[in-house]
RNA sequence: UGGCGGUGUGCCUAAGGUAUGCAAGUCGAACGGUUCUACUUCGGUAGAAUAGUGGCAAACGGGUGAGUAACGCGUAGGUAAUCUACCUCAAAGUCGGGAAUAGCCAGCUGAAAAGCUGGAUAAUACUUGAUAGUCCCAUAUCUCCCUUCGGGGUGUUUAUGGGUAAAGCUCCGGCGCUUUGAGAUGAGCCUGCGUCCUAUCAGCUAGUUGGUGCGGGUAAAAGCCCACCAAGGCUAAGACGGGUAGCUGGCGUGAGAGCGCGGCCAGCCACAAUGGAACUGAGAACGGUCCAUACUCCUACGGGAGGCAGCAAUUAGGAAUCUUGCUGGCCAAUGGGGGCAACCCUGACGCAGCGACACCGCGUGGAGAGAUGAAGGUCUUAGGAUUGUAAACUCCUUUUAUAUGGGAAGAAUAACUGACGGUACCAUAUGAAUAAGCACCGACUAACUACGUGCCAGAAGUAUCGGUGAUACGUAGGGUGCAAACAUUAUCCGGAUUUAUUGGGCGUAAAGAGAUGCGUAGGCUUUCUAGAAAGUCUGUUGUCAAAGCCCGGGGCUCAACCCCGGAACGGCAUCAGAUACUACUAGAAUCGAGGCAGAGAGAGGCGAAUGGAAUUCCCGGUGGAGUGGUGAAAUACGUUGAUAUCGGGAGGAACACCAGUGGCGUACGCGAUUCGCUGGCUCUGUUCUGACGCUAAGGCUCGAAAGCGUGGGUAGCAAAACGGAUUAGAUACCCGUGUAGUCCACGCCGUAAACGAUGGAUGCUAGCCGUUCGACACAACUGUAUUUUUUCUUCGGAAUUAGUAUGGAAGUGUUGUGUGGCGCAGCUAACGCGAUAAGCAUCCCGCCUGGGGAGUACGGCCGCAAGGCUAAAACUUAAACGAAUUGGCGGGCACCCGCACAAGCGGAGGAGCGCGUGGUUUAAUUCGAUGGCAAUCGAAGAACCUUACCAAGGUUUGACAUGCCGGUCGUAUCCUUUCGAAAGAUUGGAGUCAGUUCGGCUGGACCGUGCACAGGUGAUGCAAUGGCCGUCGUCAGCUCGUGUCGUGAGAUGAUAGGGUUAAGUCCCGAAACGAGCGCAACCCCUAUCCCGUGUUACAGAGUGUCUCGGGAGACUGCAGUGGUAAAACAUUGAGGAAGGUGGGGAUGACGUCUGGUCCGUAUGUCCUUUAUAUCUUGGGCGACACACGCGCUACAAUGGUCGGUACAACAGGUUGCCAAGCCGUAAGGCGGAGCUAAUCCUCUAAAACCGAUCUCAGUCCGGAUUGAGGUCUGUAACUCGACCUCAUGAAGUUGGAUUCGCUAGUAAUCGCAGAUCAGCCAUGCUGCGGUGAAUACGUUCUCGGGUGUUGCACACACCGCCCGUCAAGGCAUGGAAGCAGGUAAUACCUGAGGGUGCUCUGAUUUUAUCGGGGUGACUAGGGUAAUAUUUGUGACUGGG
Repeated sequence: UGGCGGUGUGCCUAAGGUAUGCAAGUCGAACGGUUCUACUUCGGUAGAAUAGUGGCAAACGGGUGAGUAACGCGUAGGUAAUCUACCUCAAAGUCGGGAAUAGCCAGCUGAAAAGCUGGAUAAUACUUGAUAGUCCCAUAUCUCCCUUCGGGGUGUUUAUGGGUAAAGCUCCGGCGCUUUGAGAUGAGCCUGCGUCCUAUCAGCUAGUUGGUGCGGGUAAAAGCCCACCAAGGCUAAGACGGGUAGCUGGCGUGAGAGCGCGGCCAGCCACAAUGGAACUGAGAACGGUCCAUACUCCUACGGGAGGCAGCAAUUAGGAAUCUUGCUGGCCAAUGGGGGCAACCCUGACGCAGCGACACCGCGUGGAGAGAUGAAGGUCUUAGGAUUGUAAACUCCUUUUAUAUGGGAAGAAUAACUGACGGUACCAUAUGAAUAAGCACCGACUAACUACGUGCCAGAAGUAUCGGUGAUACGUAGGGUGCAAACAUUAUCCGGAUUUAUUGGGCGUAAAGAGAUGCGUAGGCUUUCUAGAAAGUCUGUUGUCAAAGCCCGGGGCUCAACCCCGGAACGGCAUCAGAUACUACUAGAAUCGAGGCAGAGAGAGGCGAAUGGAAUUCCCGGUGGAGUGGUGAAAUACGUUGAUAUCGGGAGGAACACCAGUGGCGUACGCGAUUCGCUGGCUCUGUUCUGACGCUAAGGCUCGAAAGCGUGGGUAGCAAAACGGAUUAGAUACCCGUGUAGUCCACGCCGUAAACGAUGGAUGCUAGCCGUUCGACACAACUGUAUUUUUUCUUCGGAAUUAGUAUGGAAGUGUUGUGUGGCGCAGCUAACGCGAUAAGCAUCCCGCCUGGGGAGUACGGCCGCAAGGCUAAAACUUAAACGAAUUGGCGGGCACCCGCACAAGCGGAGGAGCGCGUGGUUUAAUUCGAUGGCAAUCGAAGAACCUUACCAAGGUUUGACAUGCCGGUCGUAUCCUUUCGAAAGAUUGGAGUCAGUUCGGCUGGACCGUGCACAGGUGAUGCAAUGGCCGUCGUCAGCUCGUGUCGUGAGAUGAUAGGGUUAAGUCCCGAAACGAGCGCAACCCCUAUCCCGUGUUACAGAGUGUCUCGGGAGACUGCAGUGGUAAAACAUUGAGGAAGGUGGGGAUGACGUCUGGUCCGUAUGUCCUUUAUAUCUUGGGCGACACACGCGCUACAAUGGUCGGUACAACAGGUUGCCAAGCCGUAAGGCGGAGCUAAUCCUCUAAAACCGAUCUCAGUCCGGAUUGAGGUCUGUAACUCGACCUCAUGAAGUUGGAUUCGCUAGUAAUCGCAGAUCAGCCAUGCUGCGGUGAAUACGUUCUCGGGUGUUGCACACACCGCCCGUCAAGGCAUGGAAGCAGGUAAUACCUGAGGGUGCUCUGAUUUUAUCGGGGUGACUAGGGUAAUAUUUGUGACUGGG
C1' cells in the first nucleotide's frame, strides 16, 4: 500500500496461571430390579429408558519437547533369554455343587464431599468337586541340529511320578466360555558401529569389576537384588566433571565436499502442576488410585475439591501467531471403541472462519483508428524537447466483481444417508464498468534533470556525500526494477581456497618451542621369496518404513497441489571371488643404521697444579710542586711530600701476540701452560651384525646475562648512592668517588633480537672461486744410509757425477667432510634463496588464522622471592602489517654553485624631519596589500574635484545606454524672478531644424509619463574565473614517442658512471635511439674601425671629434703546455679597440606558494532597486600616548662660509619653453625676441680647481621649531600648498643587540632631466652624466639552491608524524571487607504412603501359596552441619 481465487500454514517467549463448555464410552442377546408408553382376553405381551452388579474399552486416538549426551535415537544384527487381549487357522471340551454381595428396604452421621449399621436378592461376579490332552513340571533315554562348549533346541521316541479347565445367553440365525498348538500383530531385553562443545574438568569408581550359590527376583538374560570370596574395572582413541541439546526420515544452502536447521507431515523416545509409590490388567497410567509439596477454589472452620503440554477460549509474557464456528444437536466421508444388530460415542477426522504468513494462478481492459504531436506538468540554448499514441475521441470485449436462473461429483447401496453448500461449475443481464502500488536512479547496480538547502537539515550496505552551480540530502518532472505486493530489519548457507580432506601457510607480512639434546606412546619405514586374506578391489543376496528429492505417466480449465509407477548413488550386513599395494606370518639379503680395526684434527667437558705481563695497595730510596681530568672546567689527590722514577712485597681477576667469515660443541657457549679423567666427530678398510631406522605429543635433562639463598673472596670495573660540571631544569649524557654485583663453592631461577628471525631426517637437481681436516696419485726440493764417477789433497779427507734403499715435502689433480663467496635453472609479493635451498619430492613434530584489549585477567601448575608456563572475554576498530617505488625531509654522507660566508668600502639600528604601516581615536579617519614575496606598495601628485568614507540637503526610468509609447520642433538654446550653502524647486521672456511626393510623411533632436531596464569602488581572488603580476629563479632543470627491464608502482633514456662547463654546456660511454619546453644563439644599447649622409656644428670654404643608416670585427681561429684511447676542456701567449658568454638590457621551462588583484578592465553567481543608485555643500582620507619599516639632513676641517675659474649627458617645450633688457635683498614682477625645435628656450651643471677666512667649540657645525613680513598657483591655501626675506637656533659630538648594499667605470660621492602635475607636501620613482676606490686567503661555518647516495613509522610531505601523565565526561571489565541467590554431592536426625521379608491371627471342619493385624531394611520430602561449584551485587580501587 492492498482486487480475486486455489493449496498449504499459524505461541519459536511463560513445560506460566486458567472462568465456561465439550474431548471415552458402550452392552438389557450376562444379572436382579426400577420407571414410562402402547395394546390387552387383565393373565400378560410389546416397546423405550435406566442407577447398580458384571463384561470389553479406557495403555488407542489427541498434545507438548521440560528432561535426556543415553542402547535415547539411527543403522545392522541377536533373543536357543521372552510375553502378546481382541483377530485368523487347527484339535479337544463346555459335567455337578456351594457361600456371598451391590442395587433395594429400614435406621443413622455430615454444611458438603461422602459414609456407617441392620435386613433381603441375581448372574457370563465369587467358590468347590469331577474329567481331559498333541498341556505343564521333574527324572532318565534315543534321533537330528545349533552352540558362547556352560548348554540349548527338535520330535507321534520311550518310561515313571506329580499337577491344572470351563458360562452361559438367544429373536434359534447365532454370540460366547475352557484347554492346547500354530499364525498374524504389538511389545520387552541384549549387542556392533555412528551421534555437540569444553583439558582454565586428569584422574574416576565400592554393588564399584569379576566369581560362587540347582540363593532371591522377573514374561525374560543380568549386581537387577542378597550372602560370601577375590581386587578388580574405566581413562589422553579423553574416563570423571561442566555446558548445551529430544533423535531421525528430512529441510535450507552449496559445483561438490561441506555448513546450518529438525516448524508442518511421518517413525521412535520422554513427559502430563512438582516429586515418590504401588494397584488393576494381555498391556499402564494426560481427562485412574494413594502420599508429600507448592498453588487455586468451596466451607457451617469440623473438613473437602482441583490439575487444558486435548479442542475452542482467557490472562500474563512477548517483536510475534487465529473461531468459546458446524458442536449444549455434523459424524456425510476416512478411522477408532462398545454392541448379534439397530444404534450410541468420537474437539481423531471432515469442513467452514480469521491472517498477503508462504507458494501458485488470474485480473485491474483490448484493438485499431487516433498528431494539432491537444491541454496541463517539467526542462530549455526560447528554436524547441519530454511526459506521448499516452489521453481525449472511435470501435470492441466482459476474465473478474454485481444481479438473476440452473446446479453437481464426493454415496461405498437394491434403497435410505452430504457438514461442506445452493459451494464448484453452467447460462443470461448491465456496463470499462469494481480493482496499483512500493522501492530505487553517484559507483558497485538497471535508471537524470530542475528547484530548495548550504558540513545546516539530512543520507549511508561499503568507500563516502552535504561548507552556494549536490545526477549522493528534501521536493518535483522524467526514468529503472519488481508487482498485490514492495522495501527494511533479523537469521542461515553462499561468495570466503577467510580453518584449506577436496583446498592455505610459517626468512622479513600472524606463525619453527632456546637446545629438539635423550627418549615413551603414536605416525612413518630398504630389497627378495612364500603363505594367509584384515584393509583394498569385483560381483551376489538382504535391508535402509511411508512421505519427500529425481524420472515417466495421470487428475483438478493451467499451475501450486494431489494420485500412480519407477530408477540411481551411497550406508550396514551377507556370501563368493581377486591378491598388485598396505598390514600380518615365515624365511632370506645388504645399500640404511650400528659395531670392529687402523689413522686424524680440535678454545668439546670436568678436576688439579703452574706461569708471566699489567692494574691497585703496602714498605723503602731518589725528588720537590704540582698531579689528575675535560669541549672547557671543577669536585678529587698533593709540602703529614703526591704525580714521576727505582727496589722489595701482598692480593685478586683476566689470559696480549699467535688469531684466521679458522676450530670444537645439541644449543647456551668454549681461548695462558701442563697433567689426569671423559664425551662426540671425520677419513680409510674385499671386516662383523642384519632394518637394529626416522620423527617424536606428554616426560627427563641442559640452558647467556641479570636476579635470589647460605658461606667465602674482593685487584680492577661498577647498577644504587654522594660530589663536581653542563643546562631554562638535568633525578641524564661528561668528570671524581663508590656499595651490591662481577670471582669461588653448593642450591634456586628458566628467561633473551636464546637469530641464519630459516624444526629434524632421506633422496634428487648446472657450474665457478676460496678455506678446515682427512684419503689416494703425481711431485719441485730435501734428510739419512750405501754403492759409484771425476777432480783436488796437508793423504786424514774435501768437493763432485750417477744410481739404490728409506723418510720429509711446497705444489698439482681426484675424492670425502666441515665452513665461506658468486651464480644457472627453479622458487619468491618483492627483497632475496640458490647442493649448508627459501628448488623438486617423501615422512614426522611444533606453530598461525585482521588490529587493539593482551601474552593481560581469572583459575591451575612451578618458584624463597622476583616472576615463569598455560591462557580468555567484554569492549573497541577499518585497517594494522610486509616488500619495493616516487618524492619530501635529516642537528646523514659526497660533489658543486651564489656578495651566501670570509676579505673590504659605505650604510641602517641612536637624533631631528619627511613618507608608509600598525595601534588608538573619530560622525568618518574609504578600501586593498601583512615573513621572505606588505609597509616612498595600488597612488607617474587627496585643498574642491579626485573620493570609494562621514554629516546635512535633494532626485527616482534616474548622472549614463538601447527599445517601445505619448508630446514638441514656438524644439534646442539664451536671458530672467523668488527660496536656498549648493544641488534643486520655481517665475517670466526671447527663440521658426533639415529633407520632402507637402501627408506630422521621413530623418534628426528634445521634453514627458509608464514599461522593459539602467546603476552599484556592494559580496565572493577559498573553489566559478579570464587576464596580468610577485616568488622560488636566469636556478638548470621539466618532460615525451618508440624500444628495453620490472607482476606492478616505476626504471632506463650524453637524467646513472668518468671528465668538463655559467649551463641536462660539451666529450667519452654500459639497452637504448630520438624529440620537445628551458640553457646558449638570434634582438636592443654600448666600446673599435670602414662606407654613405651633411639639416645642425665649426666665421666662410670645406671638413667630419658629431647625427642617422649600413657594414666589418671575436670563432678557442692561431701557437705552446696540461688532459685523453681519441676528445671535450683548462691554462699561458701572440695579435687586436675588444679574448674566452667583452660590458649592460630585453627574454623567466614544467610547476610551487589554494601567493596578489572582482577597487584597473573583463566576467559567473548572489545581493540591492524612493537605494548598497545618483546630485550637492561642508568635513574626513592630514587625527596622535605609542610601535615598526623606508628615506632625507646632520653631528663637521677629506669640512663650513665668502670670492673667483672650468667641464656634461639624458630629457622636455604652443593653454608650452621662454631669451635680452629693466624693477625687487629674494621668491618673483614687467617685458616680449626666438622656437612646433641637432637651429630657439629650459641651461649658470655640481662636486672639482684657485684664493681668503673659521681652528675643534654644541662652534661661522647642525638646521628642527617658532614669530613677523611677503611671492606664486588656483572660484578657494582655516582645517590642508610650495617658495622667499628677516629673526629664532631644538636634538645631535658617529649610534646596543642586531642588520643591509656592493666585485669596476662597480661602491661611494656630485649635481642634472623627466613623467604625474593649476599648484604641491618629490627627501619618492624613472633616467642621465661628472669624480671615482678598497678587497676576495679560501669554502670549515651561516643562508639559499643543484646533483648523487643513504635512513625514514613523513606524503597536508619535519610548520610532518607521534608517546605518556594530568584535567572533565562516558563505556565495558578485573580485584575487594562482604551481602543475596541457584545447583550438586556428603554425614547424621526425622520420615508420609508403599513395603511379596519377619511375625501374630483367622469367623467355619480341615488346609492356606488365601484374608486380616503388627513390625521391618529401603524409600519421596523435611531438618541440622560442614563443603564444592556457579550467578548477581558491593564502599573503595586497578588497568583498558
The RNA shown here (small-subunit ribosomal RNA) has 1440 nucleotides and comes from an uncultured bacterium.
The coordinates come from a structure-prediction model, not an experiment, and the mean pLDDT is 81.
The RNAcentral record of the sequence draws on Greengenes.